[in-house]
């Protein structure tokens, strides 16, 4: 160059067929204990890479950029 794959919470990653964005780990509280550890139980934490579109609706469809990753050349 040309092809494909990836981008959702601090991290790893999940969302079927477009209909309220979730897990786990990690934070902070709390219970428990003489105190930790471990468990248990609550809570906060998201501009779903960026713009445009299609849609009553988009993490999902399209189209174009950006970044990583792999394949060819």
């Nucleotide at each position: 160059g040309u092809c494909u794959g990836a981008a959702u919470a601090g991290c790893u990653c999940a969302a079927c067929u477009g209909g309220c964005a979730g897990a786990g780990c990690g934070g902070u509280g709390u219970g428990u204990u003489g105190a930790u550890a471990a468990c248990g139980c609550a809570c906060a934490g998201g501009u779903u890479c960026c713009c445009c579109g299609u849609u009553c609706g988009a993490u999902c469809c399209g189209g174009g950029g950006u970044u990583c990753a792999g394949a060819c050349a």

A computed fold for a 73-nucleotide RNA from a Gallionellaceae bacterium, annotated as transfer RNA.
The source organism's lineage runs through Bacteria, Pseudomonadati, Betaproteobacteria, Nitrosomonadales and Gallionellaceae.
Rfam family: tRNA.
The coordinates come from a structure-prediction model, not an experiment, and the mean pLDDT is 81.